[in-house]
Context: one part of a larger RNA
RNA sequence: ACCUACGAGUUACUCCUCACUGGCGAGGUUAAGUUCUUCAGUAACGGAGCCGCAGCGAAAGCGAGUCCGAACAGGGCGUUCAGUCAGUGGGGGUAGACGCGAAACUUUGUGAUCUAUCCAUGGGCAGGUUGAAGGUGUGGUAACACACACUGGAGGACCGAACUCAUUAACGUUGAAAAGUUAUGGGAUGACCUGUGGAUAGGGGUGAAAGGCCAAUCAAACUGAGAGAUAGCUCGUUCUCCCCGAAAUGUUUUUAGGAACAGCCUCGGAUAUAAGACGUGUGUUAGAGGUAGAGCUACUGAUUGGGCUAGGGGGCUUCACCGCCUACCAAACCCUGACAAACUCCGAAUGCUAACACAUAUCUCCGGGAGUGAGGCUGUGGGCGCUAAGGUCCAUGGCCGAGAGGGAAAUAACCCAGAUUAGCAACUAAGGUCCCUAAUACGUAGUUAAGUUGGUCAAACGAGGUAGGACUUCUAUAACAGCCAGGAUGUUUGCUUGGAAGCAGCAAUUCAUUUAAAGAGUGCGUAACAGCUCACUGGUCGAGAGGUCCCGCACGGAAAAUGAUCGGGCAUCAAACUACGAACCGAAGUUCUAAACCCGCCCCCGGCGGGUGGUAGGGGAGCAUUGAAAUCUGCUGCGAAGGUGCCUGGCGAUGGGUGCUGGAGCGAUUUCAAAAGAAAAUGUAGGU
Numbered sequence: 001a002c003c004u005a006c007g008a009g010u011u012a013c014u015c016c017u018c019a020c021u022g023g024c025g026a027g028g029u030u031a032a033g034u035u036c037u038u039c040a041g042u043a044a045c046g047g048a049g050c051c052g053c054a055g056c057g058a059a060a061g062c063g064a065g066u067c068c069g070a071a072c073a074g075g076g077c078g079u080u081c082a083g084u085c086a087g088u089g090g091g092g093g094u095a096g097a098c099g100c101g102a103a104a105c106u107u108u109g110u111g112a113u114c115u116a117u118c119c120a121u122g123g124g125c126a127g128g129u130u131g132a133a134g135g136u137g138u139g140g141u142a143a144c145a146c147a148c149a150c151u152g153g154a155g156g157a158c159c160g161a162a163c164u165c166a167u168u169a170a171c172g173u174u175g176a177a178a179a180g181u182u183a184u185g186g187g188a189u190g191a192c193c194u195g196u197g198g199a200u201a202g203g204g205g206u207g208a209a210a211g212g213c214c215a216a217u218c219a220a221a222c223u224g225a226g227a228g229a230u231a232g233c234u235c236g237u238u239c240u241c242c243c244c245g246a247a248a249u250g251u252u253u254u255u256a257g258g259a260a261c262a263g264c265c266u267c268g269g270a271u272a273u274a275a276g277a278c279g280u281g282u283g284u285u286a287g288a289g290g291u292a293g294a295g296c297u298a299c300u301g302a303u304u305g306g307g308c309u310a311g312g313g314g315g316c317u318u319c320a321c322c323g324c325c326u327a328c329c330a331a332a333c334c335c336u337g338a339c340a341a342a343c344u345c346c347g348a349a350u351g352c353u354a355a356c357a358c359a360u361a362u363c364u365c366c367g368g369g370a371g372u373g374a375g376g377c378u379g380u381g382g383g384c385g386c387u388a389a390g391g392u393c394c395a396u397g398g399c400c401g402a403g404a405g406g407g408a409a410a411u412a413a414c415c416c417a418g419a420u421u422a423g424c425a426a427c428u429a430a431g432g433u434c435c436c437u438a439a440u441a442c443g444u445a446g447u448u449a450a451g452u453u454g455g456u457c458a459a460a461c462g463a464g465g466u467a468g469g470a471c472u473u474c475u476a477u478a479a480c481a482g483c484c485a486g487g488a489u490g491u492u493u494g495c496u497u498g499g500a501a502g503c504a505g506c507a508a509u510u511c512a513u514u515u516a517a518a519g520a521g522u523g524c525g526u527a528a529c530a531g532c533u534c535a536c537u538g539g540u541c542g543a544g545a546g547g548u549c550c551c552g553c554a555c556g557g558a559a560a561a562u563g564a565u566c567g568g569g570c571a572u573c574a575a576a577c578u579a580c581g582a583a584c585c586g587a588a589g590u591u592c593u594a595a596a597c598c599c600g601c602c603c604c605c606g607g608c609g610g611g612u613g614g615u616a617g618g619g620g621a622g623c624a625u626u627g628a629a630a631u632c633u634g635c636u637g638c639g640a641a642g643g644u645g646c647c648u649g650g651c652g653a654u655g656g657g658u659g660c661u662g663g664a665g666c667g668a669u670u671u672c673a674a675a676a677g678a679a680a681a682u683g684u685a686g687g688u
Stems, first nucleotide, its partner, number of pairs: 001688006011095003015092010027051003033045003055062002065077004098236002101233001105226003109222002116200009125190001127159003130155001134151006163187003168183004202218001204214003239622006249262005263372002265369006276363002279360009293346001294344002300340002305335003309330001311329002313326004375400010405416003420595004425591003431585003434569003440582001442581006453571002461556002465553002468550007482540005488513003493507003519534001523532002596612007623677001625674008634666002642661008
């Protein structure tokens, strides 16, 4: 892992409540027990008791009333409404109460053959080294001291086997081993190692102390019992079909992943020739309101520029007062511009309320049963945040949740569209029509040259890319561009300066002359001149040239982490973009044909109309298994159950027939009762 078997809403109760069925009914009913008959169950008796028929009050008590109260006031609860017994079912209560699951707690005992420490009694430590104290001799001293030589054999001394430990590394890691092997390493006369016997016991021991060890178990051992502890938690909870179908919100909570009440779902009743209400949509009419917007010489507050002008600052004047000026600050007022969730002189659209009309078919109340009370994304209006977030908190729609199908390459939520079943039929939606890939290389008119683009981010800004439009200037009296030629004189204007001559700088009536034209000079250049050039003019040439603005599509700006790409191939008068048009494809949508089920209506054989996605959940109808009772006075060695193939009925759970096997029991119908259905629980046991 698979197969087989087992495996989870049960049972009890003089309990509570609701529904259905039945009996009796202002009543209903017996319990224990007794008697009779049949031999284990019925019948009869038994009225104790219980529920109902009257309530109110704390009670005495009174009573269709009663209580509070002084009350004949007022108010509260009653007075109208049929119950009770039994059976079955839904739910609750008390019990383990759908099943499995703690960590723990209490209590009775068992453990020191492992290990910790201690006690008693034994045992062990090859070999080699060092050479303390003390001693002896000699020397030495006044005597000591001291020196040397020899002796001596101390030590938690040294090296190193046994023994003991475990430093480092590798291997081993379903191991040879639930802690080892190999190599290396520490101690090795000591606080050493070790045998045997004994002592200390669970909130206790022991501990050179690591919360270590106390039998592979230790921040409280192991075993039995309380015990099926408790688990607002996790997991699991077994056959089929049909109808309806949620919630993730509000308030409160030692409450926040749990609950209670309400909301939302379901079933029954009120409830049917009509009524307990009138829901929803559209239209009309009548209302309340202060949002969006707008406005502010309409308030509150904030505010741009100017004017006017109190007050203040600065300056002038004066011995002082008076006074004057002000490109300074500035109240009020005037003009102008503009702001506000907690401003409003104003003020919509929606939404809300009411009446009426039409359409449609709901809404409400009472009672039984729930689930939900983690929501998410997206559009719109907002708060917080950075007008950040697949962020967070509200409001209001949609969708997912609980929704399949088509499109968006793939992709809960986006776009289209709500799947009863079957069909090798048709039309469409979104989206598409070169190939992958169903359908146009469709038509007309343009644009783009960037592979822009062909569905996946992009700005300020830059730019003789290119298309279109508007306005404007010059131009056959010759424009624009090119080429040829001129571009002069007073004068080197004046000043400044070392110099300043068109061209460092300043000033100026930047003037005048000759001219076809030529600036007291556009740029380069020189120390200053010189030189080159431009404006301007003539000639040549012969038809358009220049400027501004708007707008379409393109260009640059443009950097991300494993290899690129529009889904790919690929595509350039397109297979890109813009506009218009035609055709086609395209879904579980719609239609067609046939069928099933549910609901409603009718003229009820039957027909017509509508409906049938679905999680939690509510309701309804069935299938199968085991057993019991009755009937079939059923089937069966001419072959039961079981096994294994085939055929067949039923939407399905499942039923029937038949071949082979098997070899002795088994069924049908109705009713009843359940140890009554497995794919899941890191389920349990066995097998492979």

Description
Large-subunit ribosomal RNA, domain II from Lacibacter sp., 688 nucleotides, folded computationally. The organism belongs to Lacibacter, within Bacteria.